This is a predicted structure of a 560-nucleotide part of an RNA (large-subunit ribosomal RNA, domain I) from a Phycisphaerae bacterium.
The RNAcentral record of the full RNA draws on ENA.
It matches the Rfam family "Bacterial large subunit ribosomal RNA". Gene Ontology terms of the family: ribosome and structural constituent of ribosome.
[in-house]
Context: one part of a larger RNA
RNA sequence: GGUAUAUGGUGGAUGUCUAGGCGUGAUGAGGCGAUGAAGGACGCGGUAGGCUGCGAUAAGCCCAGGCGAGCUGUCAAACGAGCUUUGACCCUGGGAUGUCCGAAUAGGGAAACCUGUCAUGACAGUGCAAGCUGAUCAUGUCACCCACGGCUGAAUGCAUAGGUCGUGAGGAGCCAACGCAGGGAACUGAAACAUCUAAGUACCUGCAGGAAAGAAAAUCAACCGAGACUCCGUAAGUAGCGGCGAGCGAAAGCGGAUCAGCCCAAACCGUCUCAUUGAGACGGGGUUGUGGGCGAUGGUUAGGAGUUACAAAAGCAGCGAUAGCUGAAGUGUCUGGAAAGUCACACGAUACAGGGUGAUAGUCCCGUAAGUGUAGUCAAUGCUCUCCGUUAUGCCAUCGUUCCAGAGUAGCGCGGAUGCCGUGGAACUCCGCGUGAAGCUGGGGGGCCCACCCUCCAAGGCUAAGUACUACAUCACGACCGAUAGCGCACAAGUAGGGCGACUGAACGAUGAAAAGCACCCCUAUAAGGGGAGUUAAAAGUACCUGAAACCAUAUACCU
Numbered sequence: 001g002g003u004a005u006a007u008g009g010u011g012g013a014u015g016u017c018u019a020g021g022c023g024u025g026a027u028g029a030g031g032c033g034a035u036g037a038a039g040g041a042c043g044c045g046g047u048a049g050g051c052u053g054c055g056a057u058a059a060g061c062c063c064a065g066g067c068g069a070g071c072u073g074u075c076a077a078a079c080g081a082g083c084u085u086u087g088a089c090c091c092u093g094g095g096a097u098g099u100c101c102g103a104a105u106a107g108g109g110a111a112a113c114c115u116g117u118c119a120u121g122a123c124a125g126u127g128c129a130a131g132c133u134g135a136u137c138a139u140g141u142c143a144c145c146c147a148c149g150g151c152u153g154a155a156u157g158c159a160u161a162g163g164u165c166g167u168g169a170g171g172a173g174c175c176a177a178c179g180c181a182g183g184g185a186a187c188u189g190a191a192a193c194a195u196c197u198a199a200g201u202a203c204c205u206g207c208a209g210g211a212a213a214g215a216a217a218a219u220c221a222a223c224c225g226a227g228a229c230u231c232c233g234u235a236a237g238u239a240g241c242g243g244c245g246a247g248c249g250a251a252a253g254c255g256g257a258u259c260a261g262c263c264c265a266a267a268c269c270g271u272c273u274c275a276u277u278g279a280g281a282c283g284g285g286g287u288u289g290u291g292g293g294c295g296a297u298g299g300u301u302a303g304g305a306g307u308u309a310c311a312a313a314a315g316c317a318g319c320g321a322u323a324g325c326u327g328a329a330g331u332g333u334c335u336g337g338a339a340a341g342u343c344a345c346a347c348g349a350u351a352c353a354g355g356g357u358g359a360u361a362g363u364c365c366c367g368u369a370a371g372u373g374u375a376g377u378c379a380a381u382g383c384u385c386u387c388c389g390u391u392a393u394g395c396c397a398u399c400g401u402u403c404c405a406g407a408g409u410a411g412c413g414c415g416g417a418u419g420c421c422g423u424g425g426a427a428c429u430c431c432g433c434g435u436g437a438a439g440c441u442g443g444g445g446g447g448c449c450c451a452c453c454c455u456c457c458a459a460g461g462c463u464a465a466g467u468a469c470u471a472c473a474u475c476a477c478g479a480c481c482g483a484u485a486g487c488g489c490a491c492a493a494g495u496a497g498g499g500c501g502a503c504u505g506a507a508c509g510a511u512g513a514a515a516a517g518c519a520c521c522c523c524u525a526u527a528a529g530g531g532g533a534g535u536u537a538a539a540a541g542u543a544c545c546u547g548a549a550a551c552c553a554u555a556u557a558c559c560u
Stems, first nucleotide, its partner, number of pairs: 001559009015545001016510002020481002022478007029470002031174002039101003042055003046079001049075003061095006070083003106115003116142001118140005123134004144171002146168007178209001179207005189196001193243001219226002230257005240248002261462003264406001268284007289440001291404002293401008303388004314384004320378003324372003330345003334341001346363002348352001354366003411435007421447001442457005497504002517544001520532004
């Protein structure tokens, strides 16, 4: 030095556990903010710090309700001082207070700071007093934009711009995903690469809602017909597009979810104002593929609708939500540290879901099934209620008239985009520039174009449901994880640490049933460690459950 065995040390694997995660479903909620948010800074305790809570009324103040014996949050024990059946602590609802920063908004600013205006008050000085002054302090006030209404008011006569005053819970800022719109990549794929793809994706911006968008045919279809929109399935990887490469990729129809339709402009009539033929405001009328207006003729008769659109407000009741409450039934024996285990005999069950208790408990505890409860706040829904009409100026039908039916629009040219459509034979839809109709005997579409036929009525507007999402609340569940897993975080976690910064970003769980956490003695180099003693079922001894391996040491045997 090695090999083997044994005994230890070190180390923290493994097993078991779970306080934390992950996912799914259901229901709710889907916003907060100048009445100052989200997020912070600094404070507040008998207390040095972190967390939580709160705000100079500072782990809290007031009121109402619930509960009923203890309480003064937590890491984290002890001490001190208190509160409480005159109901504390705790839970629910409402209110008060709420420093400073932050949209931050009197001005400034290197956020949590500095400096002001005006009013009122305090305080001080002065004055007989009214009052005046200000080292200082307190409360309030003072940003910008917009809307509406006054007053004023240029160039410039009327006016207008501008100014100014008043009113406004108006706007602003924050927020996870979902939505619509305006912009809009590249890597990549094409086995290179340029059209193409990735992809209208990522990303940026604007705006919004609990959903958004879309929506009542100038739609489809095919000679049959359908009848707003949205979403799902299918049609279908079809028809198509495509350096016809890579790839991209519909629609009708059919089956479902859900269903809902309406209002203006105009003609015409009336009122008012201005006024030069006319114009404007308001009311009636009217709203569709043939309709409406106007004129004529004939017929008809009492109910209908509603607060999400189509008109719009209030009251009462109130399912339910937000604290709670009631809630059945067991003892003995044996083993054991401990009984819930064993054995014996009982009982409950609309409750044998689950958890806890010194091992495995229907009957010990919390619960569970089933019932039950609300002062205040919110509130599905119902009723009261509201509107239209009731004998004609209504409604329906027929005839006549040709008054109306969305113009810099449709179309066309040029340049682009969308869609399955990459310019193609390229319609349709949308945008930019230019040009530029018709008017119901009208106009659009049916994939160049023409005819016939069919179909619809653009250039105004509103509209629930079905659909998408989950930062957030509650409940339930899991052939989900179990501490190198599961969220980055079961622990001081977005912490410690790193970075000038944008940003990045860990590790760390388990004594025991109960601290009963080793009184006392001894060794000693002494806040260490050890030996006794004691606790405990067991030292499991706060470097604590189990305690593998690597690695280290000691003893013994053998080999060199």